[in-house]
Context: one part of a larger RNA
Molecule: small-subunit ribosomal RNA, 3' major domain
Organism: uncultured bacterium
């Protein structure tokens, strides 16, 4: 100087408390451990691994296993020889591939020849998701969006170092004010950026419709008022008033205002810590393999199942289930695409093909809600697991191993021990919608809006963190 203390002081944070809803019990989904297996590829490991890499394992992916093949190779550059391709068909094979047949001729050049492609050959080499993240770059997590981390000059100290950065106030903040052997400065904080909340100006199609006509319908004429769209500028700064304060910074209350003291949300992550994570995104040193640890193919596996754990979904019902009718979104996506009307089917879906590269057409029905009827507290008209049969869709192919539909079947479960998690407002809770990935496959992930609470006395305690101080057997 740091680190540490079941030392002290001050102060924060859904840290506790006050509340609301969960997890832990059930069934299922998913990840992991374990076990099993020919293989169940690999990585991730307290917080900060475990719906994580994976924004989607039937083949492919795929790295694993079994079997069948190849050895200058699936891929790159160079050399030699031969040819003109490509493609198609037949036979054998599980396929890779092998054999045979057919076929044909690209570009430049008058030509020779060259380019490109294919086949064969020799070797230089290729190749490796093989090892080492404790050799590395890059990227990332975490403490933590916590308020800290430093430097120059000066001064003090033999020196390590100190000072500044401590102190008195204050702040979300090393934020600002005052004081002070310090005076300044940098990286962080804040602001500048994006979305959102208010009105104004400009603009008016594909959007809108108050007035005038018109229609089944903003449908058409018309209109730019309104909504909306999207560009510009404005608006909030403790600016104004009162009080408190040290005449300061600031705090408390008020006015005006759409908004008030950082308005709400996002992006933004200092010096560093964990030899944290990643050699399997990529790059890369060294080591290792080279008729195999490379590469091609078929089939299997990654989907196993006594069990244990994490994260979720659905429930256990009446604030509910069922049936009928009837409202109101936002944000997105669409050409190898979205696919309307109409028709068929109980349905998944099929036929159909209008329109739309989309403020125009489509996906598209929003759902909870509201109105009416029914059920009457039951393992039930709750709950839907499991299983049987019959179908639909995608795809070369759904047996291992996809999703969906109809009929039947109708398990556990009556609110969950110890323990434990999230959340302070348009939040929690609840309801549906969209997107990416994607042929198909979503209870996951990323977004969108609808309905919309309760509680916070307070900082004694638990956890994490910041500053000052103190002790030390630690560095």
């Nucleotide at each position: 100087u740091g680190a540490c203390g079941g030392g002290g002081g001050c102060c924060c944070g859904c840290a506790c408390a006050a509340g609301c809803g969960g997890u832990g019990g059930a069934g299922c989904a998913u990840g992991u451990g374990g076990u099993u297996u020919a293989a169940u590829u690999c990585g991730a490991a307290g917080c900060a691994a475990c719906g994580c890499g994976a924004a989607g394992a039937a083949c492919c992916u795929u790295a694993c296993c079994a079997g069948g093949g190849c050895u200058u190779g699936a891929c790159a550059u160079c050399c030699c020889u031969u040819g003109u391709c490509a493609g198609c068909c037949a036979u054998a094979g599980a396929a890779a591939u092998a054999u045979g047949g057919u076929g044909u001729u690209u570009c430049c050049g008058c030509a020779a020849g060259g380019a490109a492609c294919a086949a064969g050959g020799a070797g230089a080499c290729a190749g490796g998701u093989g090892g080492u993240g404790c050799a590395u770059g890059g990227u990332u997590g975490u403490c933590g969006u916590c308020a800290g981390c430093u430097c120059g000059u000066g001064u003090c100290g033999u020196g390590a170092g100190a000072u500044g950065u401590u102190g008195g106030g204050u702040u979300a903040a090393g934020u600002c004010c005052c004081g002070c052997a310090a005076c300044g400065a940098g990286c962080g904080c804040a602001a500048c950026c994006c979305c959102u909340g208010c009105g104004g100006c400009c603009a008016g199609u594909u959007g809108c419709c108050a007035u005038c006509a018109u229609u089944a319908a903003g449908u058409u004429g018309g209109g730019g008022a309104c909504u909306c769209u999207g560009g510009c500028a404005g608006g909030a700064c403790u600016g104004c008033c009162g009080g408190u304060g040290a005449c300061a910074a600031a705090c408390c209350g008020g006015a005006g205002g759409a908004a008030g003291g950082u308005g709400g949300g996002g992006a933004u992550g200092a010096c560093g810590u964990c030899a944290a994570a990643u050699c399997a995104u990529c790059a890369u040193g060294c080591c290792c393999c080279u008729u195999a640890u490379g590469u091609c193919c078929u089939g299997g596996g990654c989907u196993a199942c006594a069990c244990a754990c994490g994260u979720g979904c659905u429930a256990c019902a009446a604030u509910g289930g069922g049936c009928u009718g009837u409202a109101c979104a936002a944000a997105g996506g669409g050409c190898a695409g979205c696919g309307a009307a109409g028709g068929g089917g109980u349905g998944a879906c099929c036929c159909g093909g209008a329109g739309c590269g989309a403020a125009a057409c489509c996906c598209a029905a929003a759902a909870a809600g509201c109105a009416g009827c029914u059920c009457u507290c039951a393992g039930u008209u709750c709950g839907g697991a499991u299983c049987g049969c019959a179908g639909g869709c995608u795809g070369c192919a759904a047996c291992u191993c996809g999703c969906c539909u109809g009929c039947g079947u109708g398990a556990a479960g009556u609110c969950g021990g110890a323990a434990u998690c999230g959340c302070u407002a348009g939040u929690a809770a609840u309801c549906a919608c969209g997107g990416g990935u994607c042929a198909g496959c979503a209870u996951a992930c990323c977004g969108u809006g609808g309905u919309g609470a309760a509680u916070a006395c307070g900082u004694u305690c638990c956890c994490g963190g910041g500053c000052c101080u103190u002790g030390u057997a630690c560095a």